[in-house]
The RNA shown here (Guanidine-I riboswitch aptamer) has 108 nucleotides and comes from an Armatimonadota bacterium. The sequence was found by an Rfam model in a public genome assembly. The model forms 93% of the base pairs in the Rfam consensus. The coordinates come from a structure-prediction model, not an experiment, and the mean pLDDT is 77. It matches the Rfam family "Guanidine-I riboswitch aptamer". Gene Ontology term of the family: regulation of gene expression. A reference for the family is Barrick et al. (2004), "New RNA motifs suggest an expanded scope for riboswitches in bacterial genetic control", Proc Natl Acad Sci U S A. From the family's description: This family represents a conserved RNA structure found upstream of the ykkC and yxkD genes in Bacillus subtilis and related genes in other bacteria. The function of this family is unclear although it has been suggested that it may function to switch on efflux pumps and detoxification systems in response to harmful environmental molecules. The organism belongs to Armatimonadota, within Bacteria.
């Protein structure tokens, strides 16, 4: 000095909203227990959604030991850094630490 790798998926949390279900008001129907309309998530919830820079656990990936019938098995460890008032866009009913796409920065 140049390159390559820095990963995938589940299940959870902070967070996140309001399409359904619940709750809460306001109108209205029908008539005894049902039922329709609008607003509210500055409405605990059910249920949704959910992290590069939050937790688990599985795979992958690298590395050391071992043991091999040389195809390959066990076992351990590692898998950093993580910030910007970041920026642009994008779904679902919506938003969001969620997707995708940029620069800077950062360092095992």
């Nucleotide at each position: 000095a140049g390159g390559a790798a820095g990963u995938g998926c589940g299940c959870c949390u902070a967070g996140g909203g309001u399409u359904c279900c619940g709750c809460g008001g306001c109108c209205a129907g029908g008539a005894c227990c049902c039922c329709g309309g609008c607003c509210g998530g500055a409405c605990u919830g059910g249920a949704c959604c959910g992290a590069g820079c939050g937790g688990c656990g599985c795979a992958g990936g690298c590395g050391a030991g071992u043991u091999u019938c040389c195809g390959g098995g066990c076992u351990c460890g590692c898998u950093a850094c993580a910030c910007c008032g970041u920026c642009g866009g994008g779904a679902c009913a919506a938003a969001a630490g969620c997707c995708c796409g940029a620069g800077g920065g950062g360092g095992a």